Notes: Predicted 3D model of a 1486-nucleotide RNA (small-subunit ribosomal RNA) from a freshwater metagenome.
RNA sequence: AGAGUUUGAUCCUGGCUCAGAAUGAACGCUGGCGGCAUGGAUUAGGCAUGCAAGUCGAACGCGCACUUCGGUGCGAGUGGCGAAAGGGUGAGUAACACGUGAGUCAUCUGCCCCCAAGUCUGGAAUAACUGUUGGAAACGACAGCUAAUACCGGAUGUGAUUAUUUAGCUGCAUGGUUGAAUAAUUAAAGAUAUAUUGCUUGGGGAUGAGCUCGCGUCCCAUUAUGCUAGUUGGUGAGGUAACGGCUCACCAAGGCUAUGACGGGUAGGUGGUCUGAGAGGAUGGUCACCCACACUGGGACUGAGAUACUGCCCAGACUCCUGCGGGAGGCUGCAGUCGAGAAUCUUCCGCAAUGCGCGAAAGCGUGACGGAGCAAUGCCGCGUGAAGGAAGAAGGUCUUCGGAUCGUAAACUUCUGUCAGAGGGGAUGAACAAUGACGGUACCCUCAGAGGAAGCCACGGCUAACUACGUGCCAGCAGCCGCGGUAAUACGUAGGUGGCGAGCGUUAUUCGGAAUUACUGGGCGUAAAGGGUCCGUAGGGGGACUUUUAAGUCUGAUGUGAAAUUUCAGGGCUCAACCCUGAACGUGCAUUGGAAACUGAGAGUCUAGAGUUUGGUAGAGGUAAGUGGAAUUUGUGGUGUAGCGGUGGAAUGCGUAGAUAUCACAAGGAACAUCAAAGGCGAAAGCAGCUUACUGGGCCUGAACUGACCCUGAGGGACGAAAGCUAAGGGAGCGAAAAGGAUUAGAUACCCUUGUAGUCUUAGCUGUAAACUUUGUACACUCGAUAUCGGGGGAAUUAGCCCCUUCGGUGUCUAAGCUAACGCGAUAAGUGUACCGCCUGGGAAGUACGGUCGCAAGACUAAAACUCAAAGGAAUUGACGGGGGCCCGCACAAGCGGUGGAGCAUGUGGCUUAAUUCGAGGCAACGCGAAGAACCUUACCUGGGUUUGACAUAUAUUUGACCGCACCCGAAAAGGUGCUUCUCUUCGGAGCAGAUAUACAGGUGCUGCAUGGCUGUCGUCAGCUCGUGUCGUGAGAUGUUCGGUUAAGUCCGGCAACGAGCGCAACCCAUGUCUUUAGUUGCCAACAGGUAAUGCUGUGGACUCUAAAGAGACUGCCCGUGUUAAGCGGGAGGAAGGGGUGGACGACGUCAAGUCAGUAUGGCCCUUACACCCAGGGCUGCACACGUGCUACAAUGGCGACUACAAUAGGCAGCUAGACCGCGAGGUUAGGCGAAUCCGGAAAAAGUCGCCCCAGUUCGGAUUGGAGUCUGCAACUCGACUCCAUGAAGUCGGAAUCGCUAGUAAAGGCGCAUCAGCUACGGCGCCUUGAAUACGUUCCCGGGCCUUGUACACACCGCCCGUCACAUCAUGGAAGCUUGGUGCACCCGAAGCCGUCGUACCAACCGCAAGGAGGAAGACGUUCAAGGUGUGCCCGGUGACUGGGAUGAAGUCGUAACAAGGUAGCCGUUGGGGAACCAGCGGCUG
Repeated sequence: AGAGUUUGAUCCUGGCUCAGAAUGAACGCUGGCGGCAUGGAUUAGGCAUGCAAGUCGAACGCGCACUUCGGUGCGAGUGGCGAAAGGGUGAGUAACACGUGAGUCAUCUGCCCCCAAGUCUGGAAUAACUGUUGGAAACGACAGCUAAUACCGGAUGUGAUUAUUUAGCUGCAUGGUUGAAUAAUUAAAGAUAUAUUGCUUGGGGAUGAGCUCGCGUCCCAUUAUGCUAGUUGGUGAGGUAACGGCUCACCAAGGCUAUGACGGGUAGGUGGUCUGAGAGGAUGGUCACCCACACUGGGACUGAGAUACUGCCCAGACUCCUGCGGGAGGCUGCAGUCGAGAAUCUUCCGCAAUGCGCGAAAGCGUGACGGAGCAAUGCCGCGUGAAGGAAGAAGGUCUUCGGAUCGUAAACUUCUGUCAGAGGGGAUGAACAAUGACGGUACCCUCAGAGGAAGCCACGGCUAACUACGUGCCAGCAGCCGCGGUAAUACGUAGGUGGCGAGCGUUAUUCGGAAUUACUGGGCGUAAAGGGUCCGUAGGGGGACUUUUAAGUCUGAUGUGAAAUUUCAGGGCUCAACCCUGAACGUGCAUUGGAAACUGAGAGUCUAGAGUUUGGUAGAGGUAAGUGGAAUUUGUGGUGUAGCGGUGGAAUGCGUAGAUAUCACAAGGAACAUCAAAGGCGAAAGCAGCUUACUGGGCCUGAACUGACCCUGAGGGACGAAAGCUAAGGGAGCGAAAAGGAUUAGAUACCCUUGUAGUCUUAGCUGUAAACUUUGUACACUCGAUAUCGGGGGAAUUAGCCCCUUCGGUGUCUAAGCUAACGCGAUAAGUGUACCGCCUGGGAAGUACGGUCGCAAGACUAAAACUCAAAGGAAUUGACGGGGGCCCGCACAAGCGGUGGAGCAUGUGGCUUAAUUCGAGGCAACGCGAAGAACCUUACCUGGGUUUGACAUAUAUUUGACCGCACCCGAAAAGGUGCUUCUCUUCGGAGCAGAUAUACAGGUGCUGCAUGGCUGUCGUCAGCUCGUGUCGUGAGAUGUUCGGUUAAGUCCGGCAACGAGCGCAACCCAUGUCUUUAGUUGCCAACAGGUAAUGCUGUGGACUCUAAAGAGACUGCCCGUGUUAAGCGGGAGGAAGGGGUGGACGACGUCAAGUCAGUAUGGCCCUUACACCCAGGGCUGCACACGUGCUACAAUGGCGACUACAAUAGGCAGCUAGACCGCGAGGUUAGGCGAAUCCGGAAAAAGUCGCCCCAGUUCGGAUUGGAGUCUGCAACUCGACUCCAUGAAGUCGGAAUCGCUAGUAAAGGCGCAUCAGCUACGGCGCCUUGAAUACGUUCCCGGGCCUUGUACACACCGCCCGUCACAUCAUGGAAGCUUGGUGCACCCGAAGCCGUCGUACCAACCGCAAGGAGGAAGACGUUCAAGGUGUGCCCGGUGACUGGGAUGAAGUCGUAACAAGGUAGCCGUUGGGGAACCAGCGGCUG
């Protein structure tokens, strides 16, 4: 410090996720030791048991025990002090509760310290105890005896208090304080060891506490014209330690609130803790300070202090005891238990230390505390060994089989001894004599022995770390992206590796990263975001100068900011964690001194901001009234006749009752052509004939005046298109709804014919729009160019225009700058200032609920659950478009011939079958693999057999042959019998063959989606790229675009490009012309010979030809055109002319195209079988469908006869002449030729002559019968051919569709491969005959280039919307039912305080007594908790039914959007419709 994730890629916006640190944690796996910490976070739920507050005999009496007779101890009481501390918890509390700083002139303070003074004299009781007695118990009742530091009377009064008078000092006010005088009231307690200690009064201090105030202290405005009656204040009284409505009576009507009252929700606060660079954010456990609480609620008493955790009273709930009458209790103390929970410990030891209470003290008490125990809960430390050790052992894993790795790791050798263990010693902590829980602990010494001590997670990227096997969208993983559908580094296991280590992972939570709430430190044209516009209140901000002040501001000082924590320095435990000491920090608050620049405040002045006035001026600015012409429609009349109208084409509709058309007149409503414009005006919405009246604002100009009067503007107010609503008018045209006609699969639409609301006016309402410049208002500053509108000035002119300049508007282009880019650019989206509004991922949703407004429609305000990992902006490259432009192709058109109909052949599908083996599937499968299925082939089926195998290699053992012949069995394979029987040798063995055994062979089994190779296709289309440079943040662009041209990215020109590569072309082959060389087997012109005839023979190289080398064609020449180019058009010459013709040749890539069955090959599978052999069958099966062909349908023909002219090719298990036989297929025999020599070999169509005469024929030949031939082991399934006979369909073929542009199509025959033969009508070639047509590029198909739009990128066979149906989830409404909280009214009213009464009753004082004073039970009253009744409100829960929403590989209906998305889309509104949507009106361009 960043990273992953939206896209094909890019930049940006923006969310989600990760890496870090932390925790009172929990869970999973694992677990050696020690130190220091921490440990009920949930039910403030319920609690058994024990303990947690006592002490004092030096306050007092009594009883008991012991006694050394001195006394000592114990017990229950009276009395004193303490029990208000300590300990626990966080329920309540949004508050002076807490924090911080002040105040108390408004207060109290036991014990403690200091000072002053005092402590005299009397009295009456009472508990204990004793007796009687009630009760189950708890607990009492009565009578009697007794003491005190318990209680009471009196005295004294230093003092104190109160009242009156008075003097001084002093405060911000009420006042405070110090004296003086007089009067009244008011104290005390003793004990003892004779030293003290206690007690009383007063003053002071210290400590602690109360009260008050400034500031700070969570969320909700869907809690606001709101809250408040003791409420706010006053007077008086009461009460309190004390001020105070604290309480009461009376009076007044106040008080709080947008700087957030009131209400609701949540919460103990703080020091601190965690995180963070910080600012912040989150948090408040342990420790410390404060507060609150003590079963729930209420209440007082005692006391210095409580409204009292282990005190009291009452009410309630709960639990327990009971003899049923009545009682007892309160673990949120320490342990412990139950419950709930993911989850939190011992019913331990000790008062030795520290501290607290009591005591004179010894001491006693103390679950505070000190310790130990349990728990890896956390932090820290240590260990599980160290060194050497390569045969790199065994074993595991992987493997390319060579090896690699675990790995110096182990073994082994030599050592060490931490921890744990054993033995011995043994503390500090005690100050303080005795006294140590911890503890025989820490620590020290000795001993033995590597022995007892390692796991967890991860290994696709982020993120360090990889292989094998298993699995096969299954099982599973996953923090995000995402893995898994047969080769998974992502699942599971193993090996290896990485990380951390007594822990490691997971989960949860917090901060960080997140500048993702932005103070530090963000934004708003298009990503989320500028309010529709203006006015204006509060608020915020504000021109120049002078002066005062000192609130802000700056600076110094003082006080405070507890300790602990954090930081730094030092120190102590062996180190560390931990602990101690010191410093710093504590950014704050308060008081005070100073400064005066800036802000504020006060005063004074100014004119540059703002405003007023003069004179002009432009304008659809507004309101009202009047008025004008054109057009539509309607009415009346005339002319006139059959149509009109409407559309893509039609129809509905109108018209012979006279329409449309045309002429005249009339009526009525609405809107104002031209001018007209990028024009003008207005705050916006908006505003358009003309005239008049009234009226708002702007601009220019010049002088004067006012003197900051200004800017913005939360709430608030006014205006606010269209649609819509109410009432009354009006209604020509247009026109939601509605109706009809079309279109269509449907058409609730688009189109057409009608047509109602509405559109218009008046008066109201509504308050919204893509109300948009998607750009808030105001001010200032920052290069220019140009157009236009309204003014002023200059120059000029007859007057002008033009020109220069200035102010104000409206536009366009551009610099700097800004921007993610697009773009903006003085009318900013630049640079700044002020103020307002708004945004914080997408969806749910601008929705629900609540509230306000509205007649309604609805508007404004405005969530959550849930769900996704994106949604989005700009730009890029492609692809696509029922977008545009240019161009090409047998693409269309123009032609010729076919297919589709028939029969047959062949392939395919389907069906069938034991099997009909397998593959190929739009073009680009289907006469394809197959250039030959009767057996074989053959992979399929049935049956019979074999198991180291039909075939290869190796090793070991063994035999000696193998081959061959004969026979038996069998369908054959196989099996069996008999005969015959090794070679070489260096004598070791080798070769060959068989058998046995082991490795292995074998597989046309699977995967072409694991592959190589090869092939098809786009496409012989003209494209596809690179280097350097340049441009761009980048993807990318440029080059390759543009103007011409070409078959061509072919070439030329231009150009931020310059070059290059693969393609194109050329180089290669064939063919067309010529030359040279060569001349047999080919040739024969000339010469010669010969034959019935023939290059037959000699000769010859001239010619043809053969086959080698060359020549030739290059727009080279001429004319025109073109840019003087490339090129194009024409011409000459030439065998050939602009690529001469044909072939081979196929760029980057696409289709997971085809092929594992041609071969090769990874992986998987089979191994007496999925291998191998054999026989037979099948691949040929036939209701049917399709493709490709052949033959035809005939006269351009058929048949018969005669007669010409080729080329490519092939041949020895072959081609075969000739001769003979057969009608023929063929047979027999036989010569030549391994071939320019011999052979097949007849070329056919054509031509000549004849017949046929338009018929199902002398066309056509299928089918069938018979007889044969040939090949072959074998023609039944299942061959070809021949002859005789038979003679089917078919008379030119629907929709549709194919090929072809010249030696082409069409027609005709010939050859060859495969092959024993053949299904060949197929395939590959050859020659013969030999056309027609192309105006042209509108359209169909395919393709290329440029451009445009895009929501597509699996790329239009794309994307995508809504209803309906199903499932799941969360949520709104809802008759009701219900938990909890709370307000108001009323009823009842415990205990207690207070008040009144107080007769029954009473020791102290007075009194002889009666009685009094005083006390006090009790009664009544005020107040009041709980409770009850009624009625509201609020937060929830549930709810038949119902609304929408979200999600869900393959449901239904359509196709709304994205391209002109096929009717441009969208916004507002109204109506309609299964649904997306459609239509009207106004608006926007996105």
It matches the Rfam family "Bacterial small subunit ribosomal RNA".